[in-house]
RNA sequence: GGUUCAUUGGCCUAGUUGGCAAGGCGUGGGAUUCCAGACCCCAAGAUCGCAGGUUCGAGUCCUGCAUGGACCU
Numbered sequence: 001g002g003u004u005c006a007u008u009g010g011c012c013u014a015g016u017u018g019g020c021a022a023g024g025c026g027u028g029g030g031a032u033u034c035c036a037g038a039c040c041c042c043a044a045g046a047u048c049g050c051a052g053g054u055u056c057g058a059g060u061c062c063u064g065c066a067u068g069g070a071c072c073u
Stems, first nucleotide, its partner, number of pairs: 001072007010025004019056001027043004049065005
């Protein structure tokens, strides 16, 4: 230098043919307990790596860039 894959809450992981971004852990509150843990209930938390484009509509399609991995030279 070239090809290719990945990037989604604090962490991990889904998201099909473009149509309300799902779950677990963790966090906060409650219930229970002498106190705590475990279990149970409730809640908050992601404009989807960044910038553009296409579209009525983009996590999803297209382009560029950034970071990381694999392969080739």

A computed fold for a 73-nucleotide RNA from Amorphochlora amoebiformis, annotated as transfer RNA. The coordinates come from a structure-prediction model, not an experiment, and the mean pLDDT is 82. The RNAcentral record of the sequence draws on ENA. Its Rfam family is "tRNA". The family's RNA type in Rfam is transfer RNA. Gene Ontology term of the family: triplet codon-amino acid adaptor activity. The source organism's lineage runs through Eukaryota, Rhizaria, Cercozoa, Chlorarachniophyceae and Amorphochlora.